Notes: Predicted 3D model of RNase P RNA and transfer RNA as a complex of 438 nucleotides.
[in-house]
Parts: sequence; structure tokens; C1' cells
RNA sequence: GCGGCGCGGCGGAUGGCCGCUGUGCAUGAGCACAGAGGAAAGUCCGGGCACCACAGGGCAGGAUGCCGGCUAACAGCCGGGCCCGGUAACGGGCGGACAGUGCCACAGAAAACAAACCGCCGGAACGCAAGUUCCGGUAAGGGUGAAACGGCGAGGUAAGAGCUCACCGCGCUUUCGGUAACGGAAGCGGCAAGGCAAACCCCAUCCGGUGCAAGACCAAGCAGGGAUGUGUUUCUUCGGAAACGCCGGUUGCCCGCCGGGACAUCCCGGGUAGGUCGCUAGAGGCCCGCGGUAACGCAGGUCCCAGAGAGAUGGUCAUCGCCCUUUCUUAGGGUACAGAACCCGGCUUACAGCCGCCCGUCAUU
RNA sequence: GAUUCGGUAGCUCAGUCGGUAGAGCAGCGGCCUUUUAAGCCGUGGGUCGAGGGUUCAAAUCCCUCCCGAGUCA
Repeated sequence: GCGGCGCGGCGGAUGGCCGCUGUGCAUGAGCACAGAGGAAAGUCCGGGCACCACAGGGCAGGAUGCCGGCUAACAGCCGGGCCCGGUAACGGGCGGACAGUGCCACAGAAAACAAACCGCCGGAACGCAAGUUCCGGUAAGGGUGAAACGGCGAGGUAAGAGCUCACCGCGCUUUCGGUAACGGAAGCGGCAAGGCAAACCCCAUCCGGUGCAAGACCAAGCAGGGAUGUGUUUCUUCGGAAACGCCGGUUGCCCGCCGGGACAUCCCGGGUAGGUCGCUAGAGGCCCGCGGUAACGCAGGUCCCAGAGAGAUGGUCAUCGCCCUUUCUUAGGGUACAGAACCCGGCUUACAGCCGCCCGUCAUU
Repeated sequence: GAUUCGGUAGCUCAGUCGGUAGAGCAGCGGCCUUUUAAGCCGUGGGUCGAGGGUUCAAAUCCCUCCCGAGUCA
């Protein structure tokens, strides 16, 4: 210098004028301060918070899934392991198919306790012969398919075959290293063990429901109607009590539990569309130190940084950046994706351009 | 803002424990009719909203995105 579907970061700056929103001070014009993001987005996960529910147990359901760690929690992050892709930087994937059930279309002999279409080999019969038929052996070769019950070589055999042997693969056992996933070594087994769990399922761990339109207070306002239940038995001092049943709750279901007795529950309908709070000081930002490979944790200092009506967060001018075009120093144009609404931690998706690091390759010193 | 559904032929819809996607109407051609409609016969038409993944194989299973509806003070 070139290439990289390698990784990470940044996402224009300053000032004037005119506005918009919030807060504070003045309460009279006004003044001061603050005012979008890395994704504020999609609402895909996880938590805080709020209300409802909850004695307890069982079933069902959902989520996650190599191992270890981090965290408030997670489907996230960090470190490690194995496999795959890439020359590499790096990226992607991940429990169990010897607990069971199921599926594997078409083709093919056979799609999973095996089986044999062509072929190969042996025997018998017929035939002059080529060969044909029958019986048996075989799974090396052909063929089918996404996938064919270890691979390859040698021996062996009538032909063959883990039938035997070496190497490789696979499984089991022992041992060593590692917290573990896993890895190394030695021995044994002649092979039994196809794929699919983003099919049911099994194992392990976790999960109550609803969501700030949650919810609390104040004010205003309206019209009721329907359905279901009010039972039975026993005791009785005749007032009633108990058990069962019924209704309702237990926010998927059951057991169980709790509540109810002219009021209760449910359904339909009617009214309100106002105010205040929740609401932004928080798992908060920045700096430094310590522990840890890291994610992260601990301690100290410092700062206060949008908050609504769903609606604000802008426009213009000047100067300077950056990019493109034209030309040789001017002019013109452009400057991405997008935009808070209860708040955080992630993931995913969108993104002009610029910067840094890393890898490969070529050349020179 | 939160939440629940849906997207298959020109239109309305089936097909969802995976195996080459169908029905009705509409369209086109023919028959019938003087002609049209109706009727009868035949026929074409689909990247299953988009992309990626699992699988031998995806409308169907999983993930991401796009579009369109409904409900909630």
C1' cells in the first nucleotide's frame, strides 16, 4: 500500500436573534437555570414499584438447557470446554434418542427385534451348448434414497462375512490432570449404538395474577333492569344452633380452606372524560483506589441531569469542522437512523460518515 | 402507553400433531341463444406478508422484522 460478511467506539462545535416546555425568583412587563438517544424504536425477555389474591397440597401450563462464575433478575454478560466455518483476526452451534411412545413421504428387496431385486458361489434337474428352473449360502459389488446396521487394507473362503489381524472410528473400565464441562494414557469389547426432542416426552432449575389506562385522594354526575340462591336433616329452653347442600372467593383445574343467610353474587344498562399525587435522587452519572483473568464487587470523593394535555425540546444567521462536485481558491450542495411518557438491566432491529485496534498479504529498510 | 388477534388465488375463506396447496364467486375459451343474462363443459392463475433457522422435507415448528384490526382509565 491492498484486502478482511474481523472487533470496538464516536454520532458535529461555538456564539447572536426570535420562539416552545418545566422549575425557581419577582408577582408588572421580566430575569436565571435546565431541556432526547445509542438506539428514546420493536415491546422480545428480566426486575423494581403498585393493586388483587394467597393455611397447605396435588395436577396441568410456561420458560431455560455444555461447564463454572457475575447479577436484584434474565432467554443477558464474562471466562472455559467440545464441534463446525474461515489461511487468520474472528464468527456460529450446544442436556438426554441403550426410560418409553411416535414419525421417517416418494423411490427402494429392506427405513430399524431386520431383509435380499440384480449380482456372486455351491448343489440338483433339463439341455449338444449358450443357458433356464428349483433348493441353499452370501452381503464384497450394482441399484434406490436425505439416510442402508462401522471404514480401509491384508489374511481367509466355494463365494463371502469382525470370520481373523493391523490402523482409524465407536463404546466400556481403570488411572492421571481439571471445581466442572472435558482432555491425556493404558487395557478390554469384535460392533450391539441410523435420524428427528425448534414431535410427545424424560431429567435439572425457575415461575401467583394483572399492569402506571397499576393504584391513592378530592370534586362532579347518573336510572335502573334481569338471572341465581334463601333448601334438607338433627337438636331445641321454640328465640335459635349444628351438619350437609346451595351461592361466591381461592385469576387454569381438583382436594382442602374461607365467606354468605332480604341480602349476596353475576350479567346488561346509565353517569363522569375534571384536579392533585404516583413522577423521577436512581440496582443514577463522573473521577480515583483496592480485589478479581474478566463480567463484576467493595470503599472514598464529587454532581443533580427532561418530565408533560398524547402534543415542548425548534427556527434562522454567522464562523469553524467533515463529505461530494467544479476548479486551483473560491463557489454550490449535503451532514445518517431516529425522537422520551412509571423507572431500570439486557436482547433485537435501523443507522450517512469518521476514528482506533486486530488479522492476512505484498514491497522496502 | 399497555394488551390480544390476524396476514393463503382478483374477492371470501378451508388446509395447523410436517410429505408436491384446495373450495365458492370472479376471469378466459367453447356449447346453447338473433344477442345478453342464466345454464352446461373445459381451463389458467399462488415466490402461503418478508427474512433467517430446525429438518431429508416447512403454509404448518422456532426466532427476527413488516403491515392491518380489536380491547383497556